SAM riboswitch aptamer (S box leader) from Arthrobacter sp., 93 nucleotides, folded computationally. The sequence was found by an Rfam model in a public genome assembly. Rfam family: SAM riboswitch aptamer (S box leader). From the family's description: The SAM riboswitch is found upstream of a number of genes which code for proteins involved in methionine or cysteine biosynthesis in Gram-positive bacteria.
[in-house]
RNA sequence: UAACCAUCUCGAGCGGCUGAGAGACCUGGCUUUGUGACGCCGCAGCAACCCCUCCUUGUUGUGGGCGGGUGCUACUGCCAGGACCGAUGGAGA
Numbered sequence: 001u002a003a004c005c006a007u008c009u010c011g012a013g014c015g016g017c018u019g020a021g022a023g024a025c026c027u028g029g030c031u032u033u034g035u036g037a038c039g040c041c042g043c044a045g046c047a048a049c050c051c052c053u054c055c056u057u058g059u060u061g062u063g064g065g066c067g068g069g070u071g072c073u074a075c076u077g078c079c080a081g082g083a084c085c086g087a088u089g090g091a092g093a
Base pairs, nucleotide, nucleotide: 001093004090005089006088007087008086013043014042015041016040017039021032022031023030025082026081027080028079029078044073045072046071048070049069050068051067053065054064055063057061077085
């Protein structure tokens, strides 16, 4: 990078730096933001996917816990319409 599979109304924020936009893109709306957003870093948390291990058990299964790799921690992917839609994870090339 393109194709495949699954999920996208659950859950979970503080501190430091920075300084104007941000909520993926287009149009319209709505919201958020100098009481510092977005982003980066640190710590913490959540538990969606995967891995390891242990416990339970109805034993090629189910449920749960520690740890690890990602991810996530305003608003339903903010809403409606649109499009070669997008994001995250998995497995493979």